[in-house]
Context: one part of a larger RNA
RNA sequence: CCCUCGUUAAGGAACUAGGCAACAUGACCCCGUAACUUCGGGAGAAGGGGUACCCUAGCGUCAGUAACCAAGGCAGAGGUCGCAGUGAAAUGGCUCUGGCGACUGUUUAACAAAAACACAGGUCUCUGCUAAGCCGAAAGGCGAUGUAUAGGGGCUGACGCGUGCCCAGUGCCGGAAGGUUAAAGGGAGAGGUUAGCGCAAGCGAAGCUUUGAACUGAAGCCCCGGUGAACGGCGGCCGUAACUAUAACGGUCCUAAGGUAGCGAAAUUCCUUGUCGGGUAAGUUCCGACCCGCACGAACCGCGUAACAACUCAGAGCACUGUCUCAACGAGGGACCCG
Numbered sequence: 001c002c003c004u005c006g007u008u009a010a011g012g013a014a015c016u017a018g019g020c021a022a023c024a025u026g027a028c029c030c031c032g033u034a035a036c037u038u039c040g041g042g043a044g045a046a047g048g049g050g051u052a053c054c055c056u057a058g059c060g061u062c063a064g065u066a067a068c069c070a071a072g073g074c075a076g077a078g079g080u081c082g083c084a085g086u087g088a089a090a091u092g093g094c095u096c097u098g099g100c101g102a103c104u105g106u107u108u109a110a111c112a113a114a115a116a117c118a119c120a121g122g123u124c125u126c127u128g129c130u131a132a133g134c135c136g137a138a139a140g141g142c143g144a145u146g147u148a149u150a151g152g153g154g155c156u157g158a159c160g161c162g163u164g165c166c167c168a169g170u171g172c173c174g175g176a177a178g179g180u181u182a183a184a185g186g187g188a189g190a191g192g193u194u195a196g197c198g199c200a201a202g203c204g205a206a207g208c209u210u211u212g213a214a215c216u217g218a219a220g221c222c223c224c225g226g227u228g229a230a231c232g233g234c235g236g237c238c239g240u241a242a243c244u245a246u247a248a249c250g251g252u253c254c255u256a257a258g259g260u261a262g263c264g265a266a267a268u269u270c271c272u273u274g275u276c277g278g279g280u281a282a283g284u285u286c287c288g289a290c291c292c293g294c295a296c297g298a299a300c301c302g303c304g305u306a307a308c309a310a311c312u313c314a315g316a317g318c319a320c321u322g323u324c325u326c327a328a329c330g331a332g333g334g335a336c337c338c339g
Base pairs, nucleotide, nucleotide: 001334002333003332004331005330006329007328008327010325011324014323019320027051028050029049030048031047036041038158052080053079054078056076058074059073081085093318094317095316096315097314098312099311101308105117106116121156122155123154124153125152126151127150133142134141135140159304160303161302162301164234165233166232169231170230171227172226173225174224175223178222179221180220184216185215189211190210191209192208193207196203197202235253236252237251238250239249262296263293274290275289276288277287278286
C1' cells in the first nucleotide's frame, strides 16, 4: 500500500453526477394514524409507550354431561437488580411532490428488468363449416371432436371523461353503363407452289403451305360510389378598436380539409438557465403557472387517475451516519523478507 472488518472528538451530506456505500430502523404487545380513494385501500402510514426477574388477591380456555379445577395464558397491585430486560443472533428507515406504465406477471442464459413485451378491457376486419387462417408436392393434420357469446388477423391497452375535421392521393369494399384489353373464335386480304391459259411479258383455279384485317371476347385497369379505432393529412399573406399594445372583426390566395376538446419550455421547447411565483443564504435540476407548441394532440389514442414498482442521470425533507471537513487507531488476510 491492497482486501475484509471494528471503533472514533466536534460537525452531520459540507462528499458526490447522485446519500453510491455505510450508518440508522428492526421482533412482539398496547395506544394512535393524514391527504387522497376505484371505499377494497392508503396503513406496519406517521408518531408514541411497554418488554427481565420475585411475590400476589383476580380473570379465563380445551377435553368433559355439567360444575369445580390444572398446566400454558391474560391483566392489576407490590417488590428486586443492572448503563442497558426482543440485554446475543435473526428481524422494515421514514415522509412530501412530480414523470412513466394501471395492476400480478414476461424479457436481452453471460454488461440493459425498464417507461420495453404481455395483460384483462376496447375497437376494426375476415370466417356459415369440407369455415377462415396455418403446416404439408400429397395423403393428411392443426383450427376443433369447436360452430359467429366461436375461431383467425390488425391496432389499442385497467378504470373515468372523451375520441374532432379531411375520402383529393394510396389501400380496402361495392357497382356495372361506357373506354381499354389476353387466350380463343373469326376470316376480308396477302405471299409461296403450279394444273391451265398466253408468241412473250405475264395471269393463275383447286389443293397444300406461310400469314392475316374487321368483328366477337372475362377479370383487371380507366370509370362511378362508399370507407379513418384503413395508410395517412389536418395552411399562408395583409389590414382593423378613442394612449399604447393586441385583434373579437374584415379582405385575399391556396387546399381534400386547414388541428376541435384536452394538454403544453413537456421522456416533446431549438432560441433557453424563456418569464413570473414557490422552495434555498445562494437552485441550468424540481414544483405551480403563462403560451411565443423551432417541431403536442385525440385507439402509432388525448387528458386525468386510487393502488402497485429492485422503475426515473426527477426534486425536497426528517432521522442517521467516516460519504466528507480530515484523518487516526485497531483486527485478520495479502503485499515485503527468510525458508
Large-subunit ribosomal RNA, domain IV from a soil metagenome, 339 nucleotides, folded computationally. Its Rfam family is "Bacterial large subunit ribosomal RNA". The coordinates come from a structure-prediction model, not an experiment, and the mean pLDDT is 84.